[in-house]
RNA sequence: GCCUCUAUAACUCAAUGGUAGAGUGCCACCUUCGUAAGGUGGAAGUUCUGGGUUCGACUCCCGGUAGAGGCU
Numbered sequence: 001g002c003c004u005c006u007a008u009a010a011c012u013c014a015a016u017g018g019u020a021g022a023g024u025g026c027c028a029c030c031u032u033c034g035u036a037a038g039g040u041g042g043a044a045g046u047u048c049u050g051g052g053u054u055c056g057a058c059u060c061c062c063g064g065u066a067g068a069g070g071c072u
Stems, first nucleotide, its partner, number of pairs: 001071007010024004018055001026042005048064005
């Protein structure tokens, strides 16, 4: 220098162009003499960033940044 992949909740990851979700964690409550386990509910998102296409973009297109792998 070139190619490929990845970037979404605190963490690990989903999400056919049509309301952004799950598990773990966190908070509250139930249960217990108490703790753990279990159950119910809740909070928590500028979907890395700047543009474009579209009625509508996490998703498609272009540039940039960061990380991983490969080639030379």
This is a predicted structure of a 72-nucleotide RNA (transfer RNA) from a Nanobdellota archaeon. The coordinates come from a structure-prediction model, not an experiment, and the mean pLDDT is 83. The RNAcentral record of the sequence draws on ENA. Rfam family: tRNA. Gene Ontology term of the family: triplet codon-amino acid adaptor activity. By type it is a transfer RNA.